The RNA shown here (transfer RNA) has 74 nucleotides and comes from an archaeon. It matches the Rfam family "tRNA". Gene Ontology term of the family: triplet codon-amino acid adaptor activity. The coordinates come from a structure-prediction model, not an experiment, and the mean pLDDT is 81. RNAcentral holds the sequence, with entries from ENA.
[in-house]
This record gives sequence, structure tokens and C1' cells, in this order.
RNA sequence: GUCACAGUAGUUCAGUAGGUUAGAAUACCACAUUGGUAAUGUGGAGGUCGAGAGUUCAAUUCUCUCCUGUGACU
Repeated sequence: GUCACAGUAGUUCAGUAGGUUAGAAUACCACAUUGGUAAUGUGGAGGUCGAGAGUUCAAUUCUCUCCUGUGACU
């Protein structure tokens, strides 16, 4: 340099043939339980869906450019 894949909650990931509140596990906080802790249960908070632009009535999803990471080739 070329090609492919990935980027979504603190972390690990799912999701989407464009539309109704963006989810799970774990971590965090509160409460219950316990003599106390752990474990368990219930609830809560936490996201500009990598950045910008375009298409559209409507974009996390489609298109383009860029950034970061991984792999292959040279």
C1' cells in the first nucleotide's frame, strides 16, 4: 500500500430485510434475607449505537469519507 472483519452500558456481547421505550450477562448502587460477610432475591442507575456527511417522512441499521483495532496479502 491492497483486501476482509470489527467498533453498541464500566467490561464481554446480542440485535436490526429502516419505524413502536435499544437489550442480556457481569460489574456498580439501594433494599430484603443473615449474628455478620458471602451467596441469593427484588428494584435502580448507567448508552449522543466510533466521527462526519448523504439518501429518506423517519437511520444504530442503507451509501460515502475518515478514525481506531485485528487478520491476510504484498